[in-house]
RNA sequence: UGAGAAGUUCAGGUGUCCGCCGGUCCCUCAAGGGACGGGAGGAAAGUCCGGGCUCCGCAGGACAGGAUGCUCUCUAACGGAGAGUGGGGGCGACCCUAAGGAAAGUGCCACAGAAAACAGACUACCUCGAAACACUGUUUCGAGGCAAAGGUGAAAAGGCGAGGUAAGAGCUCACCAGUUCCCCGGGCGACCGGGGAAGCUUGGAAAACCCCAUCCGGAGCAAGACCAAAUAGAGAGGCGUUUGAGGGUGGUCCGCCCGAAGCCUCUGGGUUGGCCGCUUGAGACGUCGGGCAACCGGCGUCCUAGAUGAAUGGGCACCACCCCGUAAGGGGAACAGAACCCGGCUUACGAACUUCUCACCCC
Numbered sequence: 001u002g003a004g005a006a007g008u009u010c011a012g013g014u015g016u017c018c019g020c021c022g023g024u025c026c027c028u029c030a031a032g033g034g035a036c037g038g039g040a041g042g043a044a045a046g047u048c049c050g051g052g053c054u055c056c057g058c059a060g061g062a063c064a065g066g067a068u069g070c071u072c073u074c075u076a077a078c079g080g081a082g083a084g085u086g087g088g089g090g091c092g093a094c095c096c097u098a099a100g101g102a103a104a105g106u107g108c109c110a111c112a113g114a115a116a117a118c119a120g121a122c123u124a125c126c127u128c129g130a131a132a133c134a135c136u137g138u139u140u141c142g143a144g145g146c147a148a149a150g151g152u153g154a155a156a157a158g159g160c161g162a163g164g165u166a167a168g169a170g171c172u173c174a175c176c177a178g179u180u181c182c183c184c185g186g187g188c189g190a191c192c193g194g195g196g197a198a199g200c201u202u203g204g205a206a207a208a209c210c211c212c213a214u215c216c217g218g219a220g221c222a223a224g225a226c227c228a229a230a231u232a233g234a235g236a237g238g239c240g241u242u243u244g245a246g247g248g249u250g251g252u253c254c255g256c257c258c259g260a261a262g263c264c265u266c267u268g269g270g271u272u273g274g275c276c277g278c279u280u281g282a283g284a285c286g287u288c289g290g291g292c293a294a295c296c297g298g299c300g301u302c303c304u305a306g307a308u309g310a311a312u313g314g315g316c317a318c319c320a321c322c323c324c325g326u327a328a329g330g331g332g333a334a335c336a337g338a339a340c341c342c343g344g345c346u347u348a349c350g351a352a353c354u355u356c357u358c359a360c361c362c363c
């Protein structure tokens, strides 16, 4: 100097003028007026997960269904976070991981190839028999042996070397790899390191169905509670009245409860108003202690939108930031707006800073 990797912070500030919403206090019979504070994010987006909260007398059991899937820790919880282990990618800093089971079963692996998993004989090799030719071998056919050599493929019945054989083969042996089992050491654990035995050799893939383990009430602020008001306590049909219709917040079944006479469905009509929920929180900031960390605990300080057809804005000046320029000066300024609240994940995007890796050059 260039190319990368990981992380953090900000997302403008000050003054003045005008305008809007809400809070506290004061004045006012009220309408209204005055003073003092406050007023859109890191993602408010997506609505993908998890909860708080509200309601439901099924929230009880089973089945179906769904989610998660290495270990430990954190958390209100999670499919999240931290720290690790195994595997993969990268020269590296680092990054990714859907990471239980393929000897429970079913299905799949194009094309090529003889054959793609109770998977194999195309070219070859060996033995025997027959025929022909020729001089001891060649060619053809048949039967048997074989999976070592070659070929196809992403992958083909462990690898390499030696012995052995008619030719061959873990057939045998030595050294490796894998698998199973046993023992020792380290670790909370996933797992790691070491030693031994057994010729046992048993593709891939479950982000295919499946098996195994763990977990799962439902609906949602348009939840729900209160007040006010209005009309058509209208019309039709079905079932039922203790031989129980119907209902009970995902589906089916069982159990249980309500229902002692009504219930369900359809048509039609009225109401669409006000107030609460509605912002003090698993809260923020600072500091001390514990912990590798995520995070936990103690102490102190602070209160930071609550709109409801929808407020949080506009003008002027100066400063800060980025780019061009010697300067004067000029230009620019991303993604984007709360609606019950919170913890995550994902996506969009401007600027600055810190640390680390690699390559090249100079001293």
Base pairs, nucleotide, nucleotide: 001359002358003357004356005355006354007353008352009351010350012319013318014317015316016315017314018313020039021038023036024035025034026033027032041335045346046345048344049343050342051341052340053220054219055218056217060254061253062252063251065216066215067214068213069212070084071083072082073081074080085099086097087096088095089094100211101210105209106208108204109203122150123149125145126144127143128142129141130140131139132138133137158176159175161173162172163171177201178200179198180197181196182195183194184193185192186191224276226274227273234267235266236265237264238263239262246258247257248256283302284301285300286299287298288297289296290295321332322331323330324329